[in-house]
The RNA shown here (transfer RNA) has 75 nucleotides and comes from uncultured Chthonomonas sp. The sequence was found in a public genome assembly. It matches the Rfam family "tRNA". The family's RNA type in Rfam is transfer RNA. From the family's description: Transfer RNA (tRNA) molecules are approximately 80 nucleotides in length. Its mean pLDDT, the model's own confidence on a scale to 100, is 84.
RNA sequence: AGGCGGUUGGCUCAGUGGUAGAGCACUUCCUUGACACGGAAGGGGUCAUUGGUUCAAAUCCAAUACCGCCUACCA
Numbered sequence: 001a002g003g004c005g006g007u008u009g010g011c012u013c014a015g016u017g018g019u020a021g022a023g024c025a026c027u028u029c030c031u032u033g034a035c036a037c038g039g040a041a042g043g044g045g046u047c048a049u050u051g052g053u054u055c056a057a058a059u060c061c062a063a064u065a066c067c068g069c070c071u072a073c074c075a
Base pairs, nucleotide, nucleotide: 001071002070003069004068005067006066007065010024011023012022013021018055026042027041028040029039030038048064049063050062051061052060
């Protein structure tokens, strides 16, 4: 320098045009002598950023940023 993949809650991820979700974690309560486990309820999101397409975009398109992998070049 080029190519490919990725970016969604604190973490790991799903969701590929029509209400943003799961597990774990967190908070409160129940349970216990106390803790753990278990049960119930709850909080938490600029879907990387900007622009475009569309009646409607996390989802499609473009650019940019960042991360990973591969190739090439220089040393």